A computed fold for a 128-nucleotide RNA from Natronosporangium hydrolyticum, annotated as SAM riboswitch aptamer (S box leader).
Rfam family: SAM riboswitch aptamer (S box leader). From the family's description: The SAM riboswitch is found upstream of a number of genes which code for proteins involved in methionine or cysteine biosynthesis in Gram-positive bacteria.
The model forms 97% of the base pairs in the Rfam consensus.
The coordinates come from a structure-prediction model, not an experiment, and the mean pLDDT is 79.
Taxonomically the source falls in Natronosporangium (Bacteria, Actinomycetota, Actinomycetes, Micromonosporales).
RNA sequence: CACUCAUCCAGAGGGGUUGAGGGAUACGGCCCGACGACACCCCGGCAACCACCGCGCAGGACUCGACGGCGAGGCCCCGCACGGCAGGUGCCAACUCCGGCCCGCGAUCCGCGCGGGGAAGAUGAGAG
Numbered sequence: 001c002a003c004u005c006a007u008c009c010a011g012a013g014g015g016g017u018u019g020a021g022g023g024a025u026a027c028g029g030c031c032c033g034a035c036g037a038c039a040c041c042c043c044g045g046c047a048a049c050c051a052c053c054g055c056g057c058a059g060g061a062c063u064c065g066a067c068g069g070c071g072a073g074g075c076c077c078c079g080c081a082c083g084g085c086a087g088g089u090g091c092c093a094a095c096u097c098c099g100g101c102c103c104g105c106g107a108u109c110c111g112c113g114c115g116g117g118g119a120a121g122a123u124g125a126g127a128g
Stems, first nucleotide, its partner, number of pairs: 001128001003126006013043005021032003027099003044092003049088002052084003056080002062073004096120001101117006
């Protein structure tokens, strides 16, 4: 970098440096910002995707009941649910700030509102 899957209306801020734009994205809107935004650094915090631990369920192979069925047993890789932890990431204005494209419903003179989907994006995990 392109691909696959999951999630994205919850949650969590102080200090320092810097000094003008910033909120991914053409455009439209709406916000943040010299009462210092954005970015970077430090500390703190949030969450729980992955890892790890525990417990339970299911399953598989195994052992025993001579065999099958059925039952019992302990073991273990994997799967699932729940709980824990906080090691690897991530995150800490506004729903991913909202819209843009499609569909449905409603309303209207128009602008529009609500719901669903899509596109794009972000994060994690996986595979290339």